[in-house]
Molecule: c-di-GMP-I riboswitch aptamer
Organism: uncultured Geobacteraceae bacterium
RNA sequence: CUCUGUAAAAAGCAAAACCGGGGUGACCCGGUGACGCAAAGCCACGGGCCCGGUUACGGGUAGCCGGGUUACUGAA
Numbered sequence: 001c002u003c004u005g006u007a008a009a010a011a012g013c014a015a016a017a018c019c020g021g022g023g024u025g026a027c028c029c030g031g032u033g034a035c036g037c038a039a040a041g042c043c044a045c046g047g048g049c050c051c052g053g054u055u056a057c058g059g060g061u062a063g064c065c066g067g068g069u070u071a072c073u074g075a076a
Stems, first nucleotide, its partner, number of pairs: 012037002017032006035063001041069003045066003048061005
């Protein structure tokens, strides 16, 4: 450097629920919390799902999958 996520260690994220706030809503933000996560870091590009709308269309989800991109450890 590449590959890998099985060894050890360090560090990290935080589902449900509850509380406060925002939004018509999906859902988001903060606190408590810890079901899980080797990218559960980031990006709505493709598909899926969800919300609003008669449609056109607009929006949400990266903890549904694919893709892109960045990063920790270093056993083999």